[in-house]
């Protein structure tokens, strides 16, 4: 320098045009316990990497950028 992949909650990931953006783990509260763990119930937590384009409508499609990973030279 060129090609490809990925970017969504604190972490690991799902979702792939429209209902309210979700799960597991973690975290907080309550119950339970002598205490803790485990268990049960409930809550909080999101600029869907950024900027544009298309569309009635974009996390999703398209373009450019940024970051990480990877292949080639």
């Nucleotide at each position: 320098g060129g090609g490809g992949a990925u970017g969504u909650a604190g972490c690991u990931c799902a979702g792939u045009g429209g209902u309210u953006a979700g799960a597991g783990c973690g975290u907080c509260c309550a119950c339970u316990u002598a205490u803790a763990a485990a268990g049960u119930g409930g809550g909080a937590g999101g600029u869907c990497c950024c900027u544009g384009a298309u569309u009635c409508a974009a996390u999703u499609c398209c373009a450019g950028g940024c970051a990480u990973c990877u292949c080639c030279a």